[in-house]
c-di-AMP riboswitch aptamer (ydaO/yuaA leader) from a soil metagenome, 129 nucleotides, folded computationally. The prediction has a mean pLDDT of 77.
RNA sequence: CGCCGAAUCCCCGAGAAAGGGGAGCGGAGGACCCAGUGUGUGGGGUGAAUCUCGGGCGGCUCGCGUAGCGUCCGAGACGGGCAAGCUCUUUGUCCCGAACCCGUCAGCUAACUUCGUAGGCGUACAAGG
Numbered sequence: 001c002g003c004c005g006a007a008u009c010c011c012c013g014a015g016a017a018a019g020g021g022g023a024g025c026g027g028a029g030g031a032c033c034c035a036g037u038g039u040g041u042g043g044g045g046u047g048a049a050u051c052u053c054g055g056g057c058g059g060c061u062c063g064c065g066u067a068g069c070g071u072c073c074g075a076g077a078c079g080g081g082c083a084a085g086c087u088c089u090u091u092g093u094c095c096c097g098a099a100c101c102c103g104u105c106a107g108c109u110a111a112c113u114u115c116g117u118a119g120g121c122g123u124a125c126a127a128g129g
Stems, first nucleotide, its partner, number of pairs: 001122004008023005024117006034107001040104001042105001043102004050077008059069003078097004088129006
């Protein structure tokens, strides 16, 4: 300097820190109306991070299999990322499809209430509008 992401900036605190406040950005809860017929195979939230099929392996469950769970590999659908002036967009390849939280409970939702403002990286490349 740039990228993913909401995750940046300013002020108080002698200075730094602890701590606190504000702006901006992001999320959650929450009426009428509308929607819905769900409620143990619990349900729900942030996020792109979901679904389906096939095969291998070992363990577990079991009613002992053409089953279920876990794990590894592959394919498809769908979602996301990225080019150094910026934004939108088309095509082809490439890469990713995690992690965490609430705790039996939440549709939308004005007023209102409330929370977060981290972390991780070094560009994905080409041809166009």